The prediction has a mean pLDDT of 89. Predicted 3D model of a 77-nucleotide RNA (c-di-GMP-I riboswitch aptamer) from a Chloroflexota bacterium. The source organism's lineage runs through Bacteria, Bacillati and Chloroflexota. It matches the Rfam family "c-di-GMP-I riboswitch aptamer". Its family is annotated with cyclic-di-GMP binding in the Gene Ontology.
[in-house]
RNA sequence: CUACGACAAGAGUAAACCCGUCGCGAGGCGGGGACACAAAGCUCCGGCACUGGCAAUCAGUGGGCCGAGCUGCCGAA
Repeated sequence: CUACGACAAGAGUAAACCCGUCGCGAGGCGGGGACACAAAGCUCCGGCACUGGCAAUCAGUGGGCCGAGCUGCCGAA
C1' cells in the first nucleotide's frame, strides 16, 4: 500500500414513527427518535421500483433496492 473485517479502540450515520415545513405526487428538509449500518459517505452511469401525465423515446423520486465508479477511520486474524 492492497485485500480483509475483530465480542478491539475512538468516532460516525439514523429506519419505522411523531411534530413542523416544502412539493400535484413519489418524496425532500429541520427537530425528536433508534430498526439497523464496515462505507447507511458521494455519483442516476446501468438496472430496478415508485410518482406526475392520455401517452411517450417526457419530466421527476428512491444511493438505507442492486450493480458499477470515486473517496474514507482503525489495524487484530